The prediction has a mean pLDDT of 82. Predicted 3D model of a 477-nucleotide part of an RNA (small-subunit ribosomal RNA, 3' major domain) from an uncultured prokaryote. The RNAcentral record of the full RNA draws on ENA.
Context: one part of a larger RNA
RNA sequence: UGACGGGGACCCGCACAAGCGGUGGAGCAUGUGGUUUAAUUCGAUGCAACGCGAAGAACCUUACCUGGUCUUGACAUACACGGAAUUUUCCAGAGAUGGACUGGUGCCUUCGGGAACCGUGAUACAGGUGCUGCAUGGCUGUCGUCAGCUCGUGUCGUGAGAUGUAUGGUUAAGUCCAGUAACGAGCGCAACCCCUAUCCUUAUUUGCCAGCGCGUUAAGGCGGGAACUAUAGGGAGACUGCCGGUCAAAAACCGGAGGAAGGCGGGGACGAGGUCAAGUCAUCAUGGCCCUUAUGGGUAGGGCUACAAACGUGCUACAAUGGAUGGUACAAAAGGUCGCCAAAGCGCGAGCUGGAGCCAAACCUCUAAAACCAUUCUUAGUCCGGAUUGGAGUCUGCAACUCGACUCCAUGAAGUUGGAAUCGCUAGUAAUCGCGAAUCAGAAUGUCGCGGUGAAUACGUUCUCGGGCCUUGUACA
Numbered sequence: 001u002g003a004c005g006g007g008g009a010c011c012c013g014c015a016c017a018a019g020c021g022g023u024g025g026a027g028c029a030u031g032u033g034g035u036u037u038a039a040u041u042c043g044a045u046g047c048a049a050c051g052c053g054a055a056g057a058a059c060c061u062u063a064c065c066u067g068g069u070c071u072u073g074a075c076a077u078a079c080a081c082g083g084a085a086u087u088u089u090c091c092a093g094a095g096a097u098g099g100a101c102u103g104g105u106g107c108c109u110u111c112g113g114g115a116a117c118c119g120u121g122a123u124a125c126a127g128g129u130g131c132u133g134c135a136u137g138g139c140u141g142u143c144g145u146c147a148g149c150u151c152g153u154g155u156c157g158u159g160a161g162a163u164g165u166a167u168g169g170u171u172a173a174g175u176c177c178a179g180u181a182a183c184g185a186g187c188g189c190a191a192c193c194c195c196u197a198u199c200c201u202u203a204u205u206u207g208c209c210a211g212c213g214c215g216u217u218a219a220g221g222c223g224g225g226a227a228c229u230a231u232a233g234g235g236a237g238a239c240u241g242c243c244g245g246u247c248a249a250a251a252a253c254c255g256g257a258g259g260a261a262g263g264c265g266g267g268g269a270c271g272a273g274g275u276c277a278a279g280u281c282a283u284c285a286u287g288g289c290c291c292u293u294a295u296g297g298g299u300a301g302g303g304c305u306a307c308a309a310a311c312g313u314g315c316u317a318c319a320a321u322g323g324a325u326g327g328u329a330c331a332a333a334a335g336g337u338c339g340c341c342a343a344a345g346c347g348c349g350a351g352c353u354g355g356a357g358c359c360a361a362a363c364c365u366c367u368a369a370a371a372c373c374a375u376u377c378u379u380a381g382u383c384c385g386g387a388u389u390g391g392a393g394u395c396u397g398c399a400a401c402u403c404g405a406c407u408c409c410a411u412g413a414a415g416u417u418g419g420a421a422u423c424g425c426u427a428g429u430a431a432u433c434g435c436g437a438a439u440c441a442g443a444a445u446g447u448c449g450c451g452g453u454g455a456a457u458a459c460g461u462u463c464u465c466g467g468g469c470c471u472u473g474u475a476c477a
Stems, first nucleotide, its partner, number of pairs: 001477002003474003007471002010468004015461002019425005026316007034307002042053002064302004069297002073125001077124002079121005089100004107114002127291002130289003136285002138280003141276001143274001148187006154163003167178003193268004198236007208225002212223003239262001242256005318418001322377006335365002339359001344353003384415001389410007431453007
């Protein structure tokens, strides 16, 4: 100087408390350890691994296993020789591959040849998701959006170092003020950026419809209009600016006015110096080591989907604030041409037909559910719950056996609110309800977004956990 303390003082955070809803019990989905296996590819492992890499394993992916196969190689550069490239068909084979057949000469040219491309041969080499993240770059997590981390000059100290950055207030903040052997400065904080809340202005179609006219069973449907909404450009607006009080005449805090908004208005992006030899050699790059008729390449099938029990994360429930049936409303944000797909028809339904209907889209399309109204069920393992199983189908796709999603009929398991323990959340939040997108042929209860409905509680800082600052002790570095 740090680090640590079941030392002390002060302060903060959904840290506790006050509340609301969960997990832990059940079934299923998904990930993991384990076990099994020819293989169940690899990585991630307290917080900070475990719906994680994977924004999507039937083949492919795929790295694993088994079988059958290739050796200058699937891919790159260089050499020689031959042939343009390429197309059709057949045979053997699981295919890779091997064999045969067919037609066919293009482009440039100094007529030597050349540019692509294909085959054969030889060697330099290719290739490696092989090892080392404790050799590395890059990227990332974490403490933590915590308020810290430093430098120049000066001063103090023999020196390591200290001071500045300590003290008193104050703040979300090393934020600001006062003060001071310090005076200044930098990286952080804040602000500048984006979205959102109000208004003005410009523009007015594909969006809008107040007033005028037409029109309908109904409808901005039509003429028209530019008010309103909306869209998207430009501005205004909030700054403790104003008033009162408190404080030290400071910084600031408390209350008030006006205002759409008030003291950081709400949300996002943004992550200092460092810590964990944290994670990643399997995104990529890369040193070293290793393999080179194989640890490389291509192929068919299988596996990554196994299953006694265990753990994490979720979904669905256990019902009446509910289930069922019928009726009736209201979104936002996204996507769409190898696409979104309307009307109409068929089917109980998944879906099929239709698509020369419309739409490269404010035009067309994909577009709610909780809610509300009425009826029924009357506390039951039930008209709750839907697992499991049997049968019949639909769709995607060469192909749904291993191993897809969905529909219909039948079946109708556990489950009556969950021990110890433990998690999230302070407002348009929690809870609850649906919708969309990426990936994607198909395959979400996951992820990322969107809106609808919409609470309770916070006395407070004694305690638990984590953090900041000062101080103290130390046989620790």